[in-house]
RNA sequence: CCGUGCUAGGCGGGGAGCUAGCGGUGCCCUGUACCCGCAAUCCGCUACAGCGGGGCUGAAUCCCCACCCGAGGUCCCCGGGCGUAGGUCGCGAUCGGCAUCGGGCGACGUUGAGGAGCGGGUCCUGCGCGGCGGAGGCCUGCGAACCCCGCCAGGUCCGGAAGGAAGCAACGGUAAGCAGUUGCCUCCGGGCGCCGCAGGCGUGCCUGCUCUGAGCCUCCCGGCGGCGGUCUCCCCUGCGAGCCAGAUCGACGGUGGGUGCACGG
Repeated sequence: CCGUGCUAGGCGGGGAGCUAGCGGUGCCCUGUACCCGCAAUCCGCUACAGCGGGGCUGAAUCCCCACCCGAGGUCCCCGGGCGUAGGUCGCGAUCGGCAUCGGGCGACGUUGAGGAGCGGGUCCUGCGCGGCGGAGGCCUGCGAACCCCGCCAGGUCCGGAAGGAAGCAACGGUAAGCAGUUGCCUCCGGGCGCCGCAGGCGUGCCUGCUCUGAGCCUCCCGGCGGCGGUCUCCCCUGCGAGCCAGAUCGACGGUGGGUGCACGG
C1' cells in the first nucleotide's frame, strides 16, 4: 500500500413548554432522515439520564471535536421608533368677541353733539302704615222637665186664726255650648302695596335743571394689542404591542483537526 472479516459509533438535529433534572410522545424550525410497541388528570429513565424488540451500515462524504456563518425560537422593555389616553408651556394656523387708531357710506347734531356738576326714579336691607287671610275677645240670637237664678198661679205643708214655709208649670234671665258677625279691639302670617321714614350698593339705564360748546353713533375695510374656543407640531406622564437595539439557545451549511482491532498478500 492492497484485500477480507469485525468493533466503537451512526441510521437526524434544534427551540419553547413540561420536569427536581434528562430524554421521548404533542407544537414549531431545519430539510429527507430504518421498522414495530409505549406515552399528557403523560411515558421511560437518573448524570453513561427514553425503554423493549428487530434490521442496515461501519473507520470515513457518513463517526467525534473546535471555529465560522446562521433559518428559527425564547427573554427584556432602561433606550430609539409605533399606537393610544391624559396634562400642559411654547410656536403656528383658523374662528369669535373686546379695546384702540386710520379711512369710507349713512343717520343725528348750534331748535345744542359729547362731557361735567347737582337732584329724582329704577336695585337691596330694616322699621312703620295700609290691605288680605286666620285665631281670639267685645257684640247679636238660641240655649237647663228636676239636680241654675228671679217671681212663683194652681196644688202641698205648719198654724185655731192672723200669718208663714218649701216649691212645679208658665213667664223673665243665665252657664257650658251652638250659631251669626257688615262693626270694634288684640295676636299671628305673606308670592300683597303707584304708601312713608332711615340706611346701603352703585354710577349701569331713564329723566329734570345748570355750565361748557362740536362733535357723536350703527355698519364696512385695514393696522396694532389683548382674551377665549378648535386643530397640528414640540414637551411631560401613563398604558399597549414587541419593529430596531440588547441578552441567550441554535438547525442546515462551510473550514480545520481527530478516531480502531484481527488475519492474509

Predicted 3D model of a 265-nucleotide RNA (Bacterial large signal recognition particle RNA) from a Chloroflexota bacterium. Model confidence (mean pLDDT): 77 of 100. Its Rfam family is "Bacterial large signal recognition particle RNA". Rfam links the family to the GO terms signal recognition particle, plasma membrane targeting and SRP-dependent cotranslational protein targeting to membrane, signal sequence recognition. By type it is a non-coding RNA gene.